[in-house]
Molecule: transfer RNA
Organism: Candidatus Bathyarchaeota archaeon B24
Order: sequence, then C1' cells, then structure tokens
RNA sequence: GGGCCCGUAGCUCAGAAUGGUAGAGUGCCGGGCUUUUAACCCGGUGGUCGCGGGUUCGACUCCCGCCGGGCCCA
Repeated sequence: GGGCCCGUAGCUCAGAAUGGUAGAGUGCCGGGCUUUUAACCCGGUGGUCGCGGGUUCGACUCCCGCCGGGCCCA
C1' cells in the first nucleotide's frame, strides 16, 4: 500500500440480509430469603448504536468519507 471483518448499556455480545417502539446475560442499586456470606427470588438502573455527511415519510440497519481495532496479502 491492497483486501476482508469488527465498533451497540460499566463488561461480554444479539439485532442489520428484508429500514418501522434498541435488546439479552452479567454488573450496579434496593428489597425478600438466610444466624452471616454466597446462591436463589422480586423490583429498579441503564445507550449521542465510533464520528461526519447522503438517501428516505422514517436509518443501529442502505450509500459515501473519516477515526479506531483485528486478520490476510504484498
């Protein structure tokens, strides 16, 4: 330098093909249970969907550029 993949909650990741209310587990907070802790149960807390622009009635999703990370080739 070229090609491909990835970036979504504090963490690990779904969701994208076929645009239409952003989710799970875990964590954190409160409560229950327990002699206490752990485990278990209930409730709560969670987001500029990497950044900018375009298309569209509507974009996490499609298109373009950029940033960051990874793999392969040279």